[in-house]
A computed fold for a 346-nucleotide RNA from Thioalkalivibrio sp. ALJT, annotated as Bacterial RNase P class A. Of the family's consensus pairs, 92% are formed in the model. The sequence was found by an Rfam model in a public genome assembly.
């Protein structure tokens, strides 16, 4: 100097003028004064929880999500650390990463054969048959899977022995399986020991099996106050009206007065003190936890957070809360630090 990997931080600043809006105070009820006023993603609404209402003895079925181990957390499909596998020269990064020896299914094309193994080209033809110059030759039965070929994948690999040619057929090493030992909380690891010639192709983001978790709906949840109109219930009503009846009582009904409850419009609340922020100390590799101190930090409901001017600079990206919080993902400008690889020079 170039190329990269990981982590952290910032999100134009200051001043003035005019506006918008929450809260507090004051008054002449409309203003005045003071004070607060978006984000790291407020986004997608994909996970998890709080909160609220409904349901609910307990358990199961169905359905869904998740799936190496340990830890963190209110919880998680998130995070941290570790294991294993893969990628990269490396710093580092990625992982639907339980079970294919419970069962069922599937494996296009090619290929002999895709899972009860098998034989297209090959190799052999020892044994049995024929010929023979006794070296051997020929054909078949048959043997074989080393080599070639197909495929993403061909039923352990390399070598030596062995054989007619071959073959875990035998042996050594590597791999594998099972049992043990050692280390580790565990996943797992070991060029530690023993046993076994080797059985078990792949696929579970195919059905399925095993384990864990999950009741439903969501702030338009829910709670409170409560017009007008219509309707409901109760009480009273003089000797009220109407009906029933010959008449009275009674009963029904209507009117009137008062009371009650549901509930619409509308209003209030939920709604801003919270798994909270900042600082510091302690524990932990870390995620995180604990102690102490300190701070109060948007709350709208046609829905505020803006506009203009001046100066400065690195000339300003993506983008706007709507019950709240923890994550994930996506969008996006810039700055800083640590580390890796390559080249050149000293």
């Nucleotide at each position: 100097g170039g190329a990269g990997u990981c982590g952290g931080c910032c999100a134009g600043g200051c001043a003035g003028u005019c506006g918008c809006u929450g809260c507090a105070u004051c008054c002449u009820c409309g203003g005045a004064u003071g004070u607060g006023g978006a984000g790291g993603a407020a986004a997608g609404u994909c996970c998890g929880g709080g909160c609220u209402c409904c349901a609910c003895a307990g358990g199961g079925c169905a359905g869904g999500a998740c799936g190496c181990c340990a830890g963190g957390u209110a919880a998680c499909g998130c995070c941290u650390g570790g294991g294993c596998g893969g990628c990269g020269u490396g710093a580092g990064c990625c992982g639907a990463c339980g079970g294919a020896a419970a069962g069922u299914g599937c494996c296009g094309c090619a290929g002999a054969a895709a899972a009860u193994a098998u034989a297209c080209c090959g190799c052999c033809g020892a044994u049995g048959g024929c010929c023979c110059u006794c070296g051997g030759g020929c054909a078949c039965a048959g043997g074989u899977a080393a080599g070639g070929g197909u495929g993403a994948a061909a039923g352990g690999g390399u070598g030596c022995g062995g054989u007619a040619a071959g073959a875990g057929c035998g042996c050594a090493c590597c791999g594998c399986a099972c049992g043990g030992c050692u280390g580790g909380u565990a996943a797992c690891a070991g060029a530690c020991c023993g046993u076994g010639g080797c059985a078990g192709g792949g696929u579970a983001a195919a059905c399925c099996c095993c384990g864990u978790c999950c009741g439903g709906a969501g702030c338009a949840a829910g709670g409170c106050c409560a017009a007008a109109u219509a309707g409901g219930g109760g009480u009273g009503u003089a000797u009220g009206g109407u009906g029933u009846g010959g008449c009275c009582c009674g009963c029904a009904u209507c009117g009137c007065a008062c009371c009650c409850g549901g509930g619409u419009a509308g209003g209030c609340u939920g709604c801003a003190c919270g798994a909270g922020g900042c600082g510091u100390c302690c524990g932990g590799u870390g995620a995180c936890g604990g102690g102490c101190g300190u701070c109060c930090c948007a709350g709208a409901u046609g829905a505020a957070u803006g506009a203009c001017u001046g100066c400065c600079c690195a000339c300003g990206a993506c983008a706007g809360a709507a019950c709240c919080c923890g994550g994930c993902u996506u969008a996006u400008g810039g700055c800083c630090g640590a580390c890796u690889c390559c080249c050149a020079c000293u």

The organism belongs to Thioalkalivibrio, within Bacteria.